[in-house]
RNA sequence: UUUCAGAAAAGCCAAACUUGAUGCGAAUCAGGGACGGAAAGCUACGGGUCUCAAGCAGACGGCCGGGUUGCCUCA
Numbered sequence: 001u002u003u004c005a006g007a008a009a010a011g012c013c014a015a016a017c018u019u020g021a022u023g024c025g026a027a028u029c030a031g032g033g034a035c036g037g038a039a040a041g042c043u044a045c046g047g048g049u050c051u052c053a054a055g056c057a058g059a060c061g062g063c064c065g066g067g068u069u070g071c072c073u074c075a
Base pairs, nucleotide, nucleotide: 005073006072012037013036017032018031019030020029021028022027035062041068042067043066045065046064047063048060049059050058051057052055
């Protein structure tokens, strides 16, 4: 340094719910809020689920897998 791992510490993200806004909608953004998370960072490549105005159309990465980037370090 890399891979695996996650005891400790510093931090990080933020479910449900809620307020406002956007969208036909799934849902998304901002504020509050913490169920949880070691990538719950990013990515729609594969599977899956969901939406519709039904297409060579969208949404979901906190559904599973893959790719890729990153903080710390006891064993």